[in-house]
Predicted 3D model of a 350-nucleotide RNA (Bacterial RNase P class A) from Blautia sp. Taxonomically the source falls in Blautia (Bacteria, Bacillati, Lachnospirales, Lachnospiraceae). It is recorded under the gene name rnpB. The prediction has a mean pLDDT of 75.
RNA sequence: CGAGCAGGACAGGUGAUCGCGGCUGGCCAGACGAAAGGGGCCAGGUGAGGAAAGUCCGGGCUUCAUAGGGCAGGAUGCCGGAUAACGUCCGGUGGAGGCGACUCCCAGACCAGUGCAACAGAAAUAAACCGCCGGGAUCUCCCGGUAAGGGUGGAAAGGCAGUGUAAGAGACUACCGCCUGGGUGGUAACAGCCAGGGCACAUGUAAACUCCAUUCGAAGCAAGACCGAACAGAGAGCUAUGCGGCUGCCCGUCGCGCUUUCAGGUGGGUCGCUGGACCCUGUCGGCAACGGCAGGGCUAGAUAGAUGAUCACUCAACGACAUAACCCGGCUUAUCGUUCUGCUCGCCUU
Numbered sequence: 001c002g003a004g005c006a007g008g009a010c011a012g013g014u015g016a017u018c019g020c021g022g023c024u025g026g027c028c029a030g031a032c033g034a035a036a037g038g039g040g041c042c043a044g045g046u047g048a049g050g051a052a053a054g055u056c057c058g059g060g061c062u063u064c065a066u067a068g069g070g071c072a073g074g075a076u077g078c079c080g081g082a083u084a085a086c087g088u089c090c091g092g093u094g095g096a097g098g099c100g101a102c103u104c105c106c107a108g109a110c111c112a113g114u115g116c117a118a119c120a121g122a123a124a125u126a127a128a129c130c131g132c133c134g135g136g137a138u139c140u141c142c143c144g145g146u147a148a149g150g151g152u153g154g155a156a157a158g159g160c161a162g163u164g165u166a167a168g169a170g171a172c173u174a175c176c177g178c179c180u181g182g183g184u185g186g187u188a189a190c191a192g193c194c195a196g197g198g199c200a201c202a203u204g205u206a207a208a209c210u211c212c213a214u215u216c217g218a219a220g221c222a223a224g225a226c227c228g229a230a231c232a233g234a235g236a237g238c239u240a241u242g243c244g245g246c247u248g249c250c251c252g253u254c255g256c257g258c259u260u261u262c263a264g265g266u267g268g269g270u271c272g273c274u275g276g277a278c279c280c281u282g283u284c285g286g287c288a289a290c291g292g293c294a295g296g297g298c299u300a301g302a303u304a305g306a307u308g309a310u311c312a313c314u315c316a317a318c319g320a321c322a323u324a325a326c327c328c329g330g331c332u333u334a335u336c337g338u339u340c341u342g343c344u345c346g347c348c349u350u
Base pairs, nucleotide, nucleotide: 001346002345003344004343005342006341007340008339009338010337012314013313014312015311016310017309018308020047021046023044024043025042026041027040028039032037049321053332054331056330057329058328059327060326061220062219063218064217073216074215075214076213077212078092079091080090081089082088093107094105095104096103097102108211109210113209114208115205116204117203129150130149131146132145133144134143135142136141158176159175161173162172163171177199178197179196180195181194182193184191185190224271225270226269227268233262234261235260236259237258238257242256243255244254245253246252278297279296280295281294282293283292284291285290
């Protein structure tokens, strides 16, 4: 210098004017409302993100449900750790890719059972199409042996070399693979080592049913808690011992007035609501995720829902993706650009 790998930071700043939502203080009005609350003006201070998004997981919180056990259904799936918890993260193991830095993997079980495997191919769990060998026939065929060779396929009964044989074959031998047993290291996944078994233990597929192990109550802040008009409802009392309906009369019953109590919880209001598994710095423990301790910080809270506009200077930045609605931890997806750190490979120069 070039090509790459991994991990971060920022997402404009300052000033002026106008505008919007909370908060605090002051002043005004007290006219809307039963109350709670609400209104106007002025000043001060404050006001979105790295993803606030998708709503895909997990937890807090709330209400309901819940003796215990089982079925059904869902989720997860190598090992260890972190955590409030997770399907997340960290560190390993195994496998795959890359010269490398490094990256990727829904990575339990098809000797419990069932299903499926197109096309090609003689044959797909079942083997003789060609070839090879032996025998018969004599020419084109028949019978038998054979999975070493050809061909088909993703896959053809462990691979490869040799011995052996009529030709062959784990039939036998070495190495590799596989299986079984033992022992070593490791918390474990697992990795070496030693011994044995000729391997009929005959294919793949569980993002096929299924089996095994672990785990899961449901719904969500429009959750929910509280205060509570008006109308309607129930009870009690009072009054004319009245009026009206059923029925012309009696009884009975229903309705009609006022006061008061109660239940329910609509319109409305208050709370939930933002100080929290919070953020920053230092230090200690840990490979790390993370945790302990100390110090410092306070950072929207609306309910039809607020962040915008113009100008000037500056800047790479006029520019991207995008706007909180109970909160938090993750994942995923979107993103104009600017910039930092560590590492790898190649070339050149000294």